[in-house]
Context: one part of a larger RNA
RNA sequence: GGGGGUUAAAAGGGUCCGCAUGUGGAAGUGUAAGUCAGGGGAGAAAUCUCGCGGCUUACGCGGAAAAGUGCCAUUGAUACUGCAGUUCUAGAGUAUGCUCGAUGUAGGCGGAAUAUGUCAUGUAGCGGUGAAAUGCAUAGAUAUGACAUAGGACACCAAUAGCGAAGGCAGCUUACCAGAUCAUAACUGACACUGAGGGACGAAAGCGUGGGGAGCGAACAGGAUUAGAUACCCUGGUAGUCCACGCCGUAAACGAUGAUCACUAGACAUUGGCGACAUACUGUCGGUGUCAAAGCGAAAGUAUUAAGUGAUCCACCUGGGGAGUACGCCGGCAACGGUGAAACUC
Numbered sequence: 001g002g003g004g005g006u007u008a009a010a011a012g013g014g015u016c017c018g019c020a021u022g023u024g025g026a027a028g029u030g031u032a033a034g035u036c037a038g039g040g041g042a043g044a045a046a047u048c049u050c051g052c053g054g055c056u057u058a059c060g061c062g063g064a065a066a067a068g069u070g071c072c073a074u075u076g077a078u079a080c081u082g083c084a085g086u087u088c089u090a091g092a093g094u095a096u097g098c099u100c101g102a103u104g105u106a107g108g109c110g111g112a113a114u115a116u117g118u119c120a121u122g123u124a125g126c127g128g129u130g131a132a133a134u135g136c137a138u139a140g141a142u143a144u145g146a147c148a149u150a151g152g153a154c155a156c157c158a159a160u161a162g163c164g165a166a167g168g169c170a171g172c173u174u175a176c177c178a179g180a181u182c183a184u185a186a187c188u189g190a191c192a193c194u195g196a197g198g199g200a201c202g203a204a205a206g207c208g209u210g211g212g213g214a215g216c217g218a219a220c221a222g223g224a225u226u227a228g229a230u231a232c233c234c235u236g237g238u239a240g241u242c243c244a245c246g247c248c249g250u251a252a253a254c255g256a257u258g259a260u261c262a263c264u265a266g267a268c269a270u271u272g273g274c275g276a277c278a279u280a281c282u283g284u285c286g287g288u289g290u291c292a293a294a295g296c297g298a299a300a301g302u303a304u305u306a307a308g309u310g311a312u313c314c315a316c317c318u319g320g321g322g323a324g325u326a327c328g329c330c331g332g333c334a335a336c337g338g339u340g341a342a343a344c345u346c
Stems, first nucleotide, its partner, number of pairs: 004317003007300001012314001014201004022193002025088003029084003033081002035077004040072002049065001052062002091191001092188003095184003099180002104176006110154001114150008125136002162169002206247006215241002220236004258313006266291010295302002319346003328339004
């Protein structure tokens, strides 16, 4: 490299956008580059193949034939591909109308709870555990009531639900922006798919600067437990968690299942439209699920949301360890990330 593969055995890039590349709907016309056919030229010799000759054979030798992927110009063919141009509407997009949702960004507001403070009532305990102790408390705690302040998260609704490309998104409300489905079939007329490099987004933790700091809580301290206990349990508690701006760029970033298109029995549930309607039920389009036929699969399973049958493009795998390490390069403030071996060993 080929072949074979990528749900779990090694293997789908975290996700999308997108230049190049690759691939690409229907019907005419032209052209004839690819493609196909005819004849012509050329394709050195030796070698190879085949058969002949002499040598007793073989090897070797001699001289014919055949072969020679490919190349050159030429004459034709036009199904397919290409190119040029015309037309079309089934792909794609636009328009109009309705709808849907925790999609996003910014602002405003709310109640419960918690903590703290002040005042009041009130007195000896509270708290915590398997049991305790550290801790808090006569300088009046815990408990109860009133008021005030602060920060963070939004009970019930709530779901097997919904939205988003993924990460993710949940109190109420306003503004702005985006998306999808459905209906109409009005407009454009292949404008499409994929996408190496590239760009953007990307949980948590972490980093920088400035705020904020209620609760929780790495580190740390103390109390227990224990043979020990650098833990599990308890009392505290700093970074952090929150906000703004800027970095980082990784996750079991998972459906461990790349994107797009077509086709292939069904049943039930649910969600958003539209139609019909007798308000029982039913048709159709889009989404989310469960079960299950054929098929596939090593089996588990999967099964119109495929892991089935096909097509196009990209990514990735090639025994275990060494190792996602070393070195180099690129990125980063750093932490570290990306790319990514070999010796050796089994």
Small-subunit ribosomal RNA, central domain from an uncultured organism, 346 nucleotides, folded computationally. The full RNA is in RNAcentral, with records from ENA and Greengenes.